[in-house]
RNA sequence: CCACGAAAAAGGCAAACCUGCCGCGAGGCAGGGGCGCAAAGCCACGGGUCUUACGAGGGGGAGACAGCCGGGUUGCCGAA
Numbered sequence: 001c002c003a004c005g006a007a008a009a010a011g012g013c014a015a016a017c018c019u020g021c022c023g024c025g026a027g028g029c030a031g032g033g034g035c036g037c038a039a040a041g042c043c044a045c046g047g048g049u050c051u052u053a054c055g056a057g058g059g060g061g062a063g064a065c066a067g068c069c070g071g072g073u074u075g076c077c078g079a080a
Base pairs, nucleotide, nucleotide: 004078005077012037013036017032018031019030020029021028022027035067041073042072043071045070046069047068048065049064050063051062052061054059
């Protein structure tokens, strides 16, 4: 340095739910709260799920989700 992830150390993030605000909505932001997470840091590139308007339908358009999977990229520690 790369791979790897422990009954280690220092920490980190924050599910559901509640409150307030934004949004047509999925959902997002802030506070509380902790289910959990070795990338549960970041990225919408591929797949997927969800929302939305259109369409008889097939469907594609626009959007959301990174804590659905894959991928890209950056990173703490150092046992086996």
A computed fold for an 80-nucleotide RNA from an Actinomycetota bacterium, annotated as c-di-GMP-I riboswitch aptamer. The prediction has a mean pLDDT of 87. The model forms 95% of the base pairs in the Rfam consensus. The source organism's lineage runs through Bacteria, Bacillati and Actinomycetota.